A computed fold for a 72-nucleotide RNA from Modicella reniformis, annotated as transfer RNA. The sequence is in RNAcentral, with records from ENA and Rfam. Lineage of the source: Eukaryota > Mortierellomycota > Mortierellales > Mortierellaceae > Modicella. Its mean pLDDT, the model's own confidence on a scale to 100, is 81.

[in-house]
RNA sequence: CGGGAAGUAGCCGAACGGUAAGGCACUUGGUUUGGGACCAAGGGAUAGCAGGUUCAACUCCUGUCUUCCCGA
Numbered sequence: 001c002g003g004g005a006a007g008u009a010g011c012c013g014a015a016c017g018g019u020a021a022g023g024c025a026c027u028u029g030g031u032u033u034g035g036g037a038c039c040a041a042g043g044g045a046u047a048g049c050a051g052g053u054u055c056a057a058c059u060c061c062u063g064u065c066u067u068c069c070c071g072a
Base pairs, nucleotide, nucleotide: 001071002070003069004068005067006066007065010024011023012022018055026042027041028040029039030038048064049063050062051061052060
């Protein structure tokens, strides 16, 4: 320098045009002598960043940043 992949809550991670799932963690209550485990309830993300298309985008397009892989 060229090509490809990924970037979503504290962590992992799904959806891939119709308004963001789940698990762990966290908070509250129950249970326990206490802790852990278990049970019940609850809160949190506008999607790496910027623009564009669309009635509507995490999802399509463009640019850019970071990480990884391949090639030169």